Transfer RNA from an Oscillospiraceae bacterium, 74 nucleotides, folded computationally. The sequence was found in a public genome assembly.
RNA sequence: GAGGAAUUAGCUCAGUUGGUUAGAGCGUCGGAUUGUGGUCCCGAAGGUCACGGGUUCGAUUCCCGUAUUCCUCC
Numbered sequence: 001g002a003g004g005a006a007u008u009a010g011c012u013c014a015g016u017u018g019g020u021u022a023g024a025g026c027g028u029c030g031g032a033u034u035g036u037g038g039u040c041c042c043g044a045a046g047g048u049c050a051c052g053g054g055u056u057c058g059a060u061u062c063c064c065g066u067a068u069u070c071c072u073c074c
Base pairs, nucleotide, nucleotide: 001073002072003071004070005069006068007067010026011025012024013023019057028044029043030042031041050066051065052064053063054062
């Protein structure tokens, strides 16, 4: 330099051909349980869906550019 993949909660990830409140597990906080802690149970907080623009009535989803990480080739 060329091609490709990924980017969604603190971490690991889902999100089925664009549709009205964006989710799970772990973790954190609170409660219940108890001699204390752990396990189990209940609840809560936490997200500009990497960033910018475009298409559309409507974008995590489609298109373009940028950034970062990874793979292959030269």

Overview: The coordinates come from a structure-prediction model, not an experiment, and the mean pLDDT is 81.